[in-house]
Context: one part of a larger RNA
RNA sequence: CGUUGGAUACUUGAAGGAAGUGAUCCACAGUACGAGAGGACCUGGAUGAGCCAAUCCCUGGUGUGCCAGUUGUUGCUGUCAAGCGCAUUGCUGGGUAGCCACAUUGGUUACGGAUAACCGCUGAAAGCAUCUCAAGUGGGAAGCCGUUCCUAAGAUGAAGUAUCCUACUCACCCUCGGGUGAGGAAAGACCCCUGGUAGACUACCAGGUAUAUAGGCUAGAAGUGUAAGCGUAGCAAUAUGUUUAGCUGACUAGUUCUAAUCGGUCGAAAGA
Numbered sequence: 001c002g003u004u005g006g007a008u009a010c011u012u013g014a015a016g017g018a019a020g021u022g023a024u025c026c027a028c029a030g031u032a033c034g035a036g037a038g039g040a041c042c043u044g045g046a047u048g049a050g051c052c053a054a055u056c057c058c059u060g061g062u063g064u065g066c067c068a069g070u071u072g073u074u075g076c077u078g079u080c081a082a083g084c085g086c087a088u089u090g091c092u093g094g095g096u097a098g099c100c101a102c103a104u105u106g107g108u109u110a111c112g113g114a115u116a117a118c119c120g121c122u123g124a125a126a127g128c129a130u131c132u133c134a135a136g137u138g139g140g141a142a143g144c145c146g147u148u149c150c151u152a153a154g155a156u157g158a159a160g161u162a163u164c165c166u167a168c169u170c171a172c173c174c175u176c177g178g179g180u181g182a183g184g185a186a187a188g189a190c191c192c193c194u195g196g197u198a199g200a201c202u203a204c205c206a207g208g209u210a211u212a213u214a215g216g217c218u219a220g221a222a223g224u225g226u227a228a229g230c231g232u233a234g235c236a237a238u239a240u241g242u243u244u245a246g247c248u249g250a251c252u253a254g255u256u257c258u259a260a261u262c263g264g265u266c267g268a269a270a271g272a
Base pairs, nucleotide, nucleotide: 001154005165006164007163008162009161010160011159015151016150017149018148021049023047024046025045026044027043033038050108051107052106053105054104055103059101060100061099062098066094067093068092069091070090071087072086073085075084076083077082111146112145113144118139119138120137121136168183169182170181171180172179173178188266189265190264191263192208193207194206195205196204213259214258215257216255217254218253219252220251222248223247224246229242230241231240232239233238
């Protein structure tokens, strides 16, 4: 821009794409078959390899603005103590959210139709025979068409359903019915702002005071592992009590304290 007024939701599915793998074991059965050696089809069941997808409840990894321990220091807070800086995040032990696999769950299934090679039935031409580019009539594949999943009405053949909005003003023309243009303006949308389940940007999604969108605060979860100060014991290193403390990024709730203020722009009628 189109989809023939303008919008908001929810659908249909033309068409396109994805998926499509394999193994072992058990029963049938040591049966059929075979002199023996050996050893099935079919059917049913079990396990779960590879590949794919989703997810983070469990297990594990990471987790450079979480917690603790610890070494050096000619640095800093006047000194001690307590801390900070630097040394690969100084090193080490753990670790929330998120992300991830080594983790979990699911799929790779079942079924229908038309067929290929091939196997048939009936059967003449050709008194026999013959599955038949003879008439007629069946079976038959991981393949084909559906079924499953995803995208999908620019499918210009532009689909469907539901709901919402359709008061005016001015100028010009006029056959006085109206027409043309402009303005504001409905439903609705955007700009702008707070953000993330989204994300390179955009888009998408949640919100914008009639508000829990983000930050802060409060409480909790979870992590670390018992802070500092003081007391006690010890010459001291240190231990111990206060204390399962103190601290804490992303998690879960609540709470308008802070910021989403005030505003601006776009946006509708041809036809019968």
A computed fold for a 272-nucleotide part of an RNA from a Patescibacteria group bacterium, annotated as large-subunit ribosomal RNA, domain VI. Rfam family: Bacterial large subunit ribosomal RNA. The prediction has a mean pLDDT of 86. The organism belongs to Bacteria candidate phyla, within Bacteria.